């Protein structure tokens, strides 16, 4: 340099051929339980979906740039 993959909540990840509220586990927080704590159980808070722009009425999803990290090629 050239190809390819991956980048969604603190962490790991799902999201079929675009469509109406963006989820799931663990973890957080608040409660109940309990002498207390763990385990459960209830209820919550947390995300401009790498970053810019484009297609559309509508984009996590497509399209172009472009940063990072892995991987193969020279």
């Nucleotide at each position: 340099c050239g190809g390819g993959g991956u980048g969604u909540a603190g962490c790991g990840c799902a999201g079929g051929u675009g469509g109406c509220u963006a989820g799931c586990g663990c973890g957080c927080u608040u409660g109940c339980a309990u002498g207390g704590g763990g385990c459960g159980c209830a209820a919550g808070a947390g995300g401009u979906c790498g970053c810019u722009g484009g297609u559309u009425c509508a984009a996590g999803u497509c399209c172009a740039g472009u940063c990072a990290c892995c991987c193969c090629g020279a």
About this RNA
Transfer RNA from Fervidobacterium nodosum Rt17-B1, 74 nucleotides, folded computationally. The coordinates come from a structure-prediction model, not an experiment, and the mean pLDDT is 81. It matches the Rfam family "tRNA". Rfam classes the family as a transfer RNA. Rfam links the family to the GO term triplet codon-amino acid adaptor activity. Rfam's curators write: Transfer RNA (tRNA) molecules are approximately 80 nucleotides in length. Lineage of the source: Bacteria > Thermotogae > Thermotogales > Fervidobacterium > Fervidobacterium nodosum.